[in-house]
Order: sequence, then structure tokens, then C1' cells
RNA sequence: CGUGUACUUCGGGGUCGGUGUAAGUCCGAGCCGGCGGUGAUAGUCCGCGACCCGCAAUACCUAUUGCGGUUGAACUGGUGAAACUCCAGUACCGACAGUUAAAGCCUGGAUGGGAGAAGUAGUUG
Repeated sequence: CGUGUACUUCGGGGUCGGUGUAAGUCCGAGCCGGCGGUGAUAGUCCGCGACCCGCAAUACCUAUUGCGGUUGAACUGGUGAAACUCCAGUACCGACAGUUAAAGCCUGGAUGGGAGAAGUAGUUG
């Protein structure tokens, strides 16, 4: 410095006004951006995770684990050796269920799960 094992901790942000019987859901304006990677810093590049679906096993009646599938969106100019990542400008995107009325921002599954990050112990090269 690396390998693999066990354990511990950490691990997602954001709203006001108008209309209306009723909206944090419509309209207007505003706001937010998980994890790893990258010639240089990324919501929109490459990949991963959450949600959802299928199959199998366990369990035995709705869960757990494994495998597979699905899953959104960016351009122009500038600087530079190098940027779809920085600077300037203008755009765009956002699971499922609920709701007196349609949700990225409210409520809920979730005091959950999680990509992964850090650490400790011992193992081995």
C1' cells in the first nucleotide's frame, strides 16, 4: 500500500401569493438537487441507489433474500493543456400511494431501505 472477513457510526434537499366552497396539487412567482466515476468541481455525461414489475428460494400469507427488468432532463458562448463538470447566458427534469382540486417542495409507507463514506478489530499478499 492492497486483498478478503466481521463489527460500529454516518448516509436527501425544497413555498409563498392569487383564484376558488375547496388547491402548499391549478395559475404566477420562488425554491431544491442522493452515491461512485471523469484529463478540472456534474440534478441533465457514464454508471449506481430509492419506488415499481417479474421469476426463484425461504417463510407461510406478506414479508425476507437472490437474480432480472423498468426508471427523468442541456444547449450556446468564454477561459484553459484538459471542462457536456468551472464562468456567463438561456433552458429542462423529478417514483409510488393519499388529498373537498391535478403535488419534485404537503401527508404517508419511512424511527424503513439504500448506492456508498468513514472507522475499529483481526486476516492475508